Record summary
Predicted 3D model of a 689-nucleotide part of an RNA (large-subunit ribosomal RNA, domain II) from Madagascaria erythrocladioides. NCBI's taxonomy places the organism under Eukaryota, Rhodophyta, Compsopogonophyceae, Erythropeltidales, Madagascaria.
[in-house]
Context: one part of a larger RNA
RNA sequence: CCCGGCGAGUUAAAGUCGUUUGCUUGGUUAAGUCCUUCCGGGACGUAGCCCCAGCGAAAGCGAGUGUGAAUAGCGCGCUGUCUUCGGACAGGUAAGCGGCUUUAGACGCGAAAACAGGUGAUCUAUCCAUGAGCAGGUUGAAACGGGGGUAAAACCCUGUGGAGGACCGAACGCACUUAUGUUGAAAAAUGAGGCGAUGACUUGUGGAUAGGAGUGAAAGUCUAAUCAAACCUGUAGAUAUCUCGUUCUCCCCGAAAUAGCUUUAGGGCUAGCCUCAAGUUAUUGCAUGAGCAGGGGUAGAGAGACUGAUUGGGUUUGGGGGGCCACCAGCCUACCCUACCCAGCCAAACUCCGAAUACUGCUAUGUGAACCUUGGGAGUUAGACCAUGGGGGAUAAGCUCCAUGGUCGAGAGGGAAACAGCCCAGACCGUCUGUUAAGGUCCCCAAAAUAUGCUAAGUGCUUAAGGAAGUGAAAUUGCAGAGACAGCCAGGAUGUUGGCUUAGAAGCAGCCACCAUUUAAAAAGUGCGUAAUAGCUUACCGAUCGAGCAUUUUUGCACCGAUAAUGACCGGGAGUAAGUGUGGUGCCGAAGCAGCGGACGCCUUCGGGCGUGGUAGAAGAGCGUUCCACAUCAGAUACGAGCCAUACCGGAAGGAGUGGUGAAGGGGUGUGGAAGUGAUUAUGCCGGG
Numbered sequence: 001c002c003c004g005g006c007g008a009g010u011u012a013a014a015g016u017c018g019u020u021u022g023c024u025u026g027g028u029u030a031a032g033u034c035c036u037u038c039c040g041g042g043a044c045g046u047a048g049c050c051c052c053a054g055c056g057a058a059a060g061c062g063a064g065u066g067u068g069a070a071u072a073g074c075g076c077g078c079u080g081u082c083u084u085c086g087g088a089c090a091g092g093u094a095a096g097c098g099g100c101u102u103u104a105g106a107c108g109c110g111a112a113a114a115c116a117g118g119u120g121a122u123c124u125a126u127c128c129a130u131g132a133g134c135a136g137g138u139u140g141a142a143a144c145g146g147g148g149g150u151a152a153a154a155c156c157c158u159g160u161g162g163a164g165g166a167c168c169g170a171a172c173g174c175a176c177u178u179a180u181g182u183u184g185a186a187a188a189a190u191g192a193g194g195c196g197a198u199g200a201c202u203u204g205u206g207g208a209u210a211g212g213a214g215u216g217a218a219a220g221u222c223u224a225a226u227c228a229a230a231c232c233u234g235u236a237g238a239u240a241u242c243u244c245g246u247u248c249u250c251c252c253c254g255a256a257a258u259a260g261c262u263u264u265a266g267g268g269c270u271a272g273c274c275u276c277a278a279g280u281u282a283u284u285g286c287a288u289g290a291g292c293a294g295g296g297g298u299a300g301a302g303a304g305a306c307u308g309a310u311u312g313g314g315u316u317u318g319g320g321g322g323g324c325c326a327c328c329a330g331c332c333u334a335c336c337c338u339a340c341c342c343a344g345c346c347a348a349a350c351u352c353c354g355a356a357u358a359c360u361g362c363u364a365u366g367u368g369a370a371c372c373u374u375g376g377g378a379g380u381u382a383g384a385c386c387a388u389g390g391g392g393g394a395u396a397a398g399c400u401c402c403a404u405g406g407u408c409g410a411g412a413g414g415g416a417a418a419c420a421g422c423c424c425a426g427a428c429c430g431u432c433u434g435u436u437a438a439g440g441u442c443c444c445c446a447a448a449a450u451a452u453g454c455u456a457a458g459u460g461c462u463u464a465a466g467g468a469a470g471u472g473a474a475a476u477u478g479c480a481g482a483g484a485c486a487g488c489c490a491g492g493a494u495g496u497u498g499g500c501u502u503a504g505a506a507g508c509a510g511c512c513a514c515c516a517u518u519u520a521a522a523a524a525g526u527g528c529g530u531a532a533u534a535g536c537u538u539a540c541c542g543a544u545c546g547a548g549c550a551u552u553u554u555u556g557c558a559c560c561g562a563u564a565a566u567g568a569c570c571g572g573g574a575g576u577a578a579g580u581g582u583g584g585u586g587c588c589g590a591a592g593c594a595g596c597g598g599a600c601g602c603c604u605u606c607g608g609g610c611g612u613g614g615u616a617g618a619a620g621a622g623c624g625u626u627c628c629a630c631a632u633c634a635g636a637u638a639c640g641a642g643c644c645a646u647a648c649c650g651g652a653a654g655g656a657g658u659g660g661u662g663a664a665g666g667g668g669u670g671u672g673g674a675a676g677u678g679a680u681u682a683u684g685c686c687g688g689g
Stems, first nucleotide, its partner, number of pairs: 001689006011104014026050003032044004054061002064076004080089003107245002110242001114235006125209009134199001136168003139164001143160006172196003176193005211227001213223002248622003253617001258271005272380002274377006284370001285367004290363005300353001301351002307347002311343005318337003321333004383408010413424003428598004433594003439588003442573003448585001450583005466560002470557006477550003487544001489542001491540001493517003498512003523538001527536002599612005623678001625675009642661005648655002
C1' cells in the first nucleotide's frame, strides 16, 4: 500500500417548541395495594404536580395592585374569537413521537500531565561486612654499617637497605583516536592503535539506602535497554477553546467571513445574513433617466470672504541695518521687516460659493406577498481578487485599512495558448436540430471576403526622458516667371589707414561715431587671418539656370534610446498582410436563447404560467439491514438463506426473473413496531496478501 471484517450524535432524567391522540362536567396520577390466563396486563390509589389572578422586596391587598400626601400620573395586570346558539376554535392538561437545550464520559479516537496505593538497588550510584587478584623488568627514599672529615657536629665517599596515589609493560580495568558496522554478528560491537596497571586500584559473595525519595570526586548523572521526578494498578471514558475522522438516495430553499462586548483576537455571546411553521391584509415591501418637496457642504471652484501658506514687480507708510556727513539738518542704499498697488499661486483638519449622485418624505405608474410579527433550527464572525472614491506606504507590493459595485468563495460552460477572482454567460435530463454572446474567420482549428488609408520597422509581438531633413495628413508666415531656393561665373569699390587709443590698431584688441561718394551692388564691415599690413570669405549686386523654395505649429504610423546569466517574449507554423485605422456585408462560435421529447417543484381564473448551479446549513420524501407482532403465501421433482452467472425493471438509494451450487436450518409478501441500521479515508483496530 491492497483486500475482508469491525469502527463514531446514543441512553436516562428534566426543560422547551412542534406534531398525534385522550379528556376539558379542568387534566393527571406517584409510591404502594389488590386481581390475573401463557406475566403481556387490569383495577384501586388524588399524596403531589400543572391550570383556574394578579401586583408588591415584603407585610399585604386583590380585578386590581405597587409607587405616592393623592380619589393624580405612571409601571405591571384584568375584561377570548366566531356561531346556524347545537357548538367549534383558541386556551388547559396527560401521554406517544420528532427538533433542540441542560445535567451526566454525551459523536468517536488522541495527550504532555496530576493524585493515591503498591513493586523494584540480580543493571547502576554510594556505603558496610567478609574474601580474592595484580607475569616480568627498572629506579633506588628513609634508616643503618664501614671509611674519610671535624674540637664535636655538619658534610663527603662507599656498602647494606627496599620506600613510592614512582617508571616500562602482560593479566585485569578503562574508553582517547580512527576505520568498519548503521533493515548491524551486536538496541553501543569488531579491528588497529591508546590510558591506568601497589592503588582515591580491580573484583567475588552477602548486606544497607527509593520515587519529590535515594545515590551522586556534580554530568541533572544513575536508580533493571525507562529519569528535570522510575515502574505497576487505580481515580479514569482526567481534561483537550486543538488536529483528524464521522458510513444509503433523491427533492426544495440557501448563507457568512460584518457590528458590539469579551485575559478577547484561529474561541465565545447577542445582533446581522439562511431555513421551517403559524399569524397580520395595513394604499406593507421593492423598482422607476417619473413628478413634487426637502436638508446638506463632497467633486469642482474661489482668494478684496475668513484662517493659514505663497512667487515676481512697483510705490516708498513706518521702523531697522549699512554708507556719506557729523553742529543740527539731510542725502544714498541691487539689505531686512512692515504698509499699499499690480500680476500670479495653494489647502484633509480654509470657504463668499457649490453640483452630479446618494438619502428622506409625498404622489403617480409598475410588480404582486417579495414586507412585517411571533416561534423552532442553524451555520457564519481567517475572506480573495477586479473596478471606482480615499487613508497608510514611496500616488511601491499578488502590500495594508475603509467605502460602493462585481465575480470567486458556493459556479460548471465559451473566450483570454495554459490561467479561483478578467470578458461573455448562470448547467433539471435527453437530442448526429437551429440561432447568437464574448471572441474569432491563412494552416494547426470551426468560420471571409470586400472598400479605402497608413506602416517597411517583422514595427505589429515590452518602457521613459531625450534625439532625428523616416514618412503620411492638416495648417501658418514669407519669397517666387518683373526669375525665387541651391549650385556655378563675375563683381564686392572710393574719401579712408574714419576719429580716439596705442609701440602698432589699416573693416576685424578696445572706446566713440557709423557719414558721404561712384554705383547694378558693395557694411565706418559676417567670419578666418597678420606684429601691423597683406591674403581668403560673408552681407549685397549682376549674369547663368528654370519652378517651386524656406520657417513654424498640430497630428497619424514608424526609427534610435533598448543591457543578464540553460533556449526562446506572437500559443506554434508562418505572414508585407494573415500588421494597423475607418466603413458596411457575411460566417463560425457556449451547457446562453429557441425547436422537439421527458421528469420534478410552486402557483393557477384549470386554459396555463413561472421555475429546477450550489459549500456551511435548515426543511421534505424515500431505499436498504437486524429483530419483534399480526395477517397471508410457496415448498418433497431441491423449499430457503448464502455464493456464482446473467443482454431484465426503476428517477436514485435499489429490486426481480432464470440457471448452477447448496440436504431441512428456514424463507417470501403486506401492515405496523424497535434499533448495536448503511464506511474509499480517523499516520484507525483485527486478520490476510
Notes: The coordinates come from a structure-prediction model, not an experiment, and the mean pLDDT is 83.